[in-house]
RNA sequence: AGCUUAUCCAGAAAGACGGAGGGAACGGACCCGAUGAUGUCUUGGCAACCAACCAACUCCAGGAACUGGUGCCAAUUUCCUCCCGCUUAGUAGCGGGAUAGAUAAGUA
Numbered sequence: 001a002g003c004u005u006a007u008c009c010a011g012a013a014a015g016a017c018g019g020a021g022g023g024a025a026c027g028g029a030c031c032c033g034a035u036g037a038u039g040u041c042u043u044g045g046c047a048a049c050c051a052a053c054c055a056a057c058u059c060c061a062g063g064a065a066c067u068g069g070u071g072c073c074a075a076u077u078u079c080c081u082c083c084c085g086c087u088u089a090g091u092a093g094c095g096g097g098a099u100a101g102a103u104a105a106g107u108a
């Protein structure tokens, strides 16, 4: 790298380093950025996927956040593209799904 399952409109920032583009990929839109972004490190926090814990139970579902393993801390996964349905005179909007991606747990 691959496969399976679940989730993705909630939540959570300070300091130091560094110095130019960045927001996963093509295109478009829109944003962030020398009042220093993206990134790295430290500290802090959020959350509750896994372990442990509480309760219950062996079919499903729960609670809590002291501890450990991950994860995350601009914008819905920033938004759109493909398919189906609905609304609309049209522009366009709404809902569902697929693809892609992210995270967790498992698997060979």
Stems, first nucleotide, its partner, number of pairs: 002107007013043005021032003027080003044073003049069003053063002077100001082097006